[in-house]
RNA sequence: GGGCCUGUAGCUCAGUUGGUUAGAGCGUACGGUUGAUAACCGUAAGGUGGGUGGUUCGAAUCCACCCAGGCCCA
Numbered sequence: 001g002g003g004c005c006u007g008u009a010g011c012u013c014a015g016u017u018g019g020u021u022a023g024a025g026c027g028u029a030c031g032g033u034u035g036a037u038a039a040c041c042g043u044a045a046g047g048u049g050g051g052u053g054g055u056u057c058g059a060a061u062c063c064a065c066c067c068a069g070g071c072c073c074a
Stems, first nucleotide, its partner, number of pairs: 001073007010026004019057001028044005050066005
């Protein structure tokens, strides 16, 4: 320098023929239970989806560029 892949909640991930409220598990907080802890049960908070722009009535999802990480080639 060239090519490909990945980037969604604190962590691990799901969600694609663009549309109905952006979700799960773990973790965290509070409550229940217990003599107390763990386990278990319930509730809640937490993300504008790596960034900017574009297409569209509508974008996590399509397009362009940039950023970060990984793999391959030179």